[in-house]
Molecule: transfer RNA
Organism: Thermobifida cellulosilytica TB100
């Protein structure tokens, strides 16, 4: 330089062919359970999807540019 593949919560990861952003797990807060802690169990908070533009009635998704990480390649 070219090609592939990701970038969504405080942190990992989902989201089918464009129609309500959270299936789930970690971790925060209250609280049940304990003499008390761990574990387990109920609650509960936290985001608009890397950035700018396009397309459409509607974008995390599609189109174009750029940032960042990770492979591959001469």
């Nucleotide at each position: 330089g070219c090609c592939c593949c990701g970038g969504u919560a405080a942190u990992c990861c989902a989201a089918u062919c464009g129609g309500u952003a959270g299936a789930g797990a970690u971790g925060g807060u209250g609280g049940a359970c304990u003499c008390a802690a761990a574990a387990u169990c109920c609650a509960u908070a936290c985001a608009g999807u890397g950035u700018c533009g396009g397309u459409u009635c509607g974008a995390a998704u599609c189109c174009g540019a750029c940032c960042c990480g990770g492979g591959g390649u001469a």